[in-house]
RNA sequence: CUUUCGGGGAUAGGUGAAAUUCCUUACCGGUGGUUACAGUCCACUAACGUCGUUUCAAUAACGACGCCGAACCGGCGAAAUUCCGGUACCGACGGUUAUAGUCCGGAUGAGAGAAAG
Numbered sequence: 001c002u003u004u005c006g007g008g009g010a011u012a013g014g015u016g017a018a019a020u021u022c023c024u025u026a027c028c029g030g031u032g033g034u035u036a037c038a039g040u041c042c043a044c045u046a047a048c049g050u051c052g053u054u055u056c057a058a059u060a061a062c063g064a065c066g067c068c069g070a071a072c073c074g075g076c077g078a079a080a081u082u083c084c085g086g087u088a089c090c091g092a093c094g095g096u097u098a099u100a101g102u103c104c105g106g107a108u109g110a111g112a113g114a115a116a117g
Base pairs, nucleotide, nucleotide: 001117002116003115004114005113012024013023014022026102027101028091029090030044031043032042033041039089040088048066049065050064051063052062053061054060071087072086073085074084075083093105094104095103
């Protein structure tokens, strides 16, 4: 430099005019690092906000800055907030006959990065 890859998940029931959004229950876990395997440690991406530049103008593109959730106890061990056992907790923005981590949408996008040549 080129090519390819690069996010999962609503089961069963209740209330109701209406909810996969509420209640009970169920289910899911991006990327790199770490003496040992991580949704909850450290860092990063996406998303969201502000400002600047480009532009006739911009909600587009690029850049800078900001924002950015959540875990403890016990056991084994040289070593684990990562394994095993137990009990918890967390989840962008817009939409919706009714409040969404799981439905629909931006997105057949972007991307931390990974692999091959």